[in-house]
RNA sequence: CGGGAUGAAGGGCAAACUCAUUAAAAGAUGAGGACGCAAAACUUCCGGCCUAAAGCGCGUCGGUGCGCCAUGGCAGCGGGGUUGCCGGC
Numbered sequence: 001c002g003g004g005a006u007g008a009a010g011g012g013c014a015a016a017c018u019c020a021u022u023a024a025a026a027g028a029u030g031a032g033g034a035c036g037c038a039a040a041a042c043u044u045c046c047g048g049c050c051u052a053a054a055g056c057g058c059g060u061c062g063g064u065g066c067g068c069c070a071u072g073g074c075a076g077c078g079g080g081g082u083u084g085c086c087g088g089c
Stems, first nucleotide, its partner, number of pairs: 012037002017032006035076001041082003045079003048074003055068004
């Protein structure tokens, strides 16, 4: 590195939901809690998805509003990169 079969030991992480905090929001953090995950460890380089504060345009006497748009997010959406534990041939 590759293929097949079988399947331990020690463990790890933590979905939904609840509470608190934080943010314009999406989300995030902490505690509780386990749906699941062999990388559900780290990382936005690519794709995808979420939000739309500011900005721009429309509308309005004005205001509420509508549309566009990440510089904001999701690593438990997929790919890429890096790293890690145990065991067998």
Source information:
Predicted 3D model of an 89-nucleotide RNA (c-di-GMP-I riboswitch aptamer) from a Pseudomonadota bacterium. It was read from a public genome assembly, where an Rfam model found it. NCBI's taxonomy places the organism under Bacteria, Pseudomonadati, Pseudomonadota.